Transfer RNA from a Candidatus Omnitrophota bacterium, 71 nucleotides, folded computationally.
This record gives sequence, structure tokens and C1' cells, in this order.
RNA sequence: UGCCCUCUAGUGCAAUGGUAGCACGACUGGCUCUGGACCAGUUAAUCAUGGUUCGAAUCCAUGGGGGGCAG
Repeated sequence: UGCCCUCUAGUGCAAUGGUAGCACGACUGGCUCUGGACCAGUUAAUCAUGGUUCGAAUCCAUGGGGGGCAG
């Protein structure tokens, strides 16, 4: 420098173009002599900017981060 893949709660992953969800974590409460386990609840996310569309996490363009291949 070229090409390819990837980017979603704190972490790991889902989500036919139509309400963004699951598990773990964190926090609060219950239970317990205390802790753990268990139960209930809360928390928090679509990399950025544009475009297409009635509607975009999803499609398109540019840029950014990460990874791979070639030189």
C1' cells in the first nucleotide's frame, strides 16, 4: 500500500428491514446467626457521519477501531 473479515449492555453471544433479547456480571431486596447457594427486582448497548426506505442493528457510501492474507 492493496484485498478480505469483523465492530450490539461491563463480558460472551442472539435478533427475516417492523417492540433490541439471552446468559454471566454489577447493584438492591428477600432467605440465612454470617457468607455462599437460591428467589424477586433493577442497571446498562447497536463504532461515527451521511444515504435508501413508511420503517435500518440489519441494505449502500465514506471515515474510525480490531483481526487476517499478499507485497
The organism belongs to Candidatus Omnitrophota, within Bacteria.
Its Rfam family is "tRNA". Rfam links the family to the GO term triplet codon-amino acid adaptor activity.